[in-house]
RNA sequence: GGUUCAAUAGCUCAGUUGGUAGAGCAAAGGAAUGAAAAUCCUUGGGUCCACGGUUCGAUUCCUGGUGGCACAA
Numbered sequence: 001g002g003u004u005c006a007a008u009a010g011c012u013c014a015g016u017u018g019g020u021a022g023a024g025c026a027a028a029g030g031a032a033u034g035a036a037a038a039u040c041c042u043u044g045g046g047u048c049c050a051c052g053g054u055u056c057g058a059u060u061c062c063u064g065g066u067g068g069c070a071c072a073a
Stems, first nucleotide, its partner, number of pairs: 002071002005068001007066001010025004019056001027043005048065003052062002
């Protein structure tokens, strides 16, 4: 350099045949306990980049770029 896959929360992953994005774990606060653990409640936090395109509307479709896994040589 070629082919394929994927890029979503601090981590692991869903999601939407285009209509304002969720779970588990983690973090913070609280409840409970003599004090802890376990448990329960609440909260914060995000769509890789493009003053690119299509569209009334893009995380989703198209294009380009960036970094990554895998494959063949």
Transfer RNA from a Bacteroidaceae bacterium, 73 nucleotides, folded computationally. The coordinates come from a structure-prediction model, not an experiment, and the mean pLDDT is 80.